c-di-GMP-I riboswitch aptamer from a Desulfuromonadales bacterium, 98 nucleotides, folded computationally. The coordinates come from a structure-prediction model, not an experiment, and the mean pLDDT is 84. The sequence was found by an Rfam model in a public genome assembly. NCBI's taxonomy places the organism under Bacteria, Pseudomonadati, Thermodesulfobacteriota, Desulfuromonadia, Desulfuromonadales.
RNA sequence: CUCCGAUAAUGGCAAAACUGGAGUAAUCCAGUGACGCAAAGCCACGGGUUCAUGACCUUCACUUACAAGAGAGGCACAUGGAUAGCCGGGUUACCGAA
Repeated sequence: CUCCGAUAAUGGCAAAACUGGAGUAAUCCAGUGACGCAAAGCCACGGGUUCAUGACCUUCACUUACAAGAGAGGCACAUGGAUAGCCGGGUUACCGAA
């Protein structure tokens, strides 16, 4: 120095829930709070998940002469978000028993 990671030391982060705020939403921010975390520091590059919009499909008791539309539902496609505490990858870093 690298791998590695201890019931070591010094410190750190903060799940759910609640309160307040931002956002159509996913989700985020602050406070309280600690389930956990050795990168639970940082980066949306790949995959996953998720949200919105569009396309498409289904339904339809409403509108309509018809076509079609409103409403509701689905979605393997497209675009744009969210998630780094889903996984992989990249990058930086504290400590030092075996």